[in-house]
RNA sequence: GCAAUGUAAGGGCAAACCCGCCGUAAGGCGGGGACGCAAAGCCUCCGGUCUUAGGUCCGAUAGGGACAUGAGAUAGCGGGGUUGCCGGC
Numbered sequence: 001g002c003a004a005u006g007u008a009a010g011g012g013c014a015a016a017c018c019c020g021c022c023g024u025a026a027g028g029c030g031g032g033g034a035c036g037c038a039a040a041g042c043c044u045c046c047g048g049u050c051u052u053a054g055g056u057c058c059g060a061u062a063g064g065g066a067c068a069u070g071a072g073a074u075a076g077c078g079g080g081g082u083u084g085c086c087g088g089c
Stems, first nucleotide, its partner, number of pairs: 001089002006086001012037002017032006035076001041082003045079003048074005055067004
């Protein structure tokens, strides 16, 4: 310098679930906990999926329902970008 295929060692992260807090929600953060992960490090640029208080509309009211070039969530859905330990070449 290169790739992302992983034998060992040392380390890393942490699904479900439980508790607390935040959020209308999807979900997030902290603690516990490990299903898994070689980028399960970081970034919403593209696609997917999910949510939607408020808004607009329907509805006599309420409950409820519908809409979107809106607002969000997901990087542990995939692609892409970017950085990278040990080992390998």
c-di-GMP-I riboswitch aptamer from a Gammaproteobacteria bacterium, 89 nucleotides, folded computationally. The organism belongs to Gammaproteobacteria, within Bacteria. The sequence was found by an Rfam model in a public genome assembly. Its Rfam family is "c-di-GMP-I riboswitch aptamer". Rfam describes the family as follows. GEMM was predicted in a large-scale screen for bacterial structured RNA regulatory elements.